[in-house]
Molecule: transfer RNA
Organism: Chloroflexota bacterium
Order: sequence, then structure tokens, then C1' cells
RNA sequence: GGCGAGGUAGCUCAGUUGGCAGAGCAGAGAGCUCAUAAUUCUCGGGUCGUGGGUUCGAUUCCCACCCUCGCCACCA
Repeated sequence: GGCGAGGUAGCUCAGUUGGCAGAGCAGAGAGCUCAUAAUUCUCGGGUCGUGGGUUCGAUUCCCACCCUCGCCACCA
């Protein structure tokens, strides 16, 4: 340098013929218990990597860039 995969909640990840952003774990509160653990219920938490474009409307489509991983190539 070329190609491919990925970037969504604190962590691990879902999520499309473009139309309300989600789960599990973690956290907080409550219930249960003499108490703790376990379990049950409730709650909070998001510029969907960044910037543009298309569109009435973009996590989703298009372009550029940034970061992570893998493969290939290359030079004095």
C1' cells in the first nucleotide's frame, strides 16, 4: 500500500425490504430472611466511531476519514 471483518448502554452482543433504539451481565432501589447468599420485582444508563450526502424521515443507503483485528504485497 491492497483486500476483508468489526466499532450500538460500564462489559458481552442483538437489531434492516429506511419509520418508537434492545437483551443478558453489571449498577441502584424494593420485596423475601434474624442476617447474608440465592431468588423475585422495579428503575436509571445511548451524540448507534467522526464528518458530510440522499430522503419527509438514516443504526440501516452513498462518500470521505479515524480506530481495532485478520490476510496479502512491498522497499532501501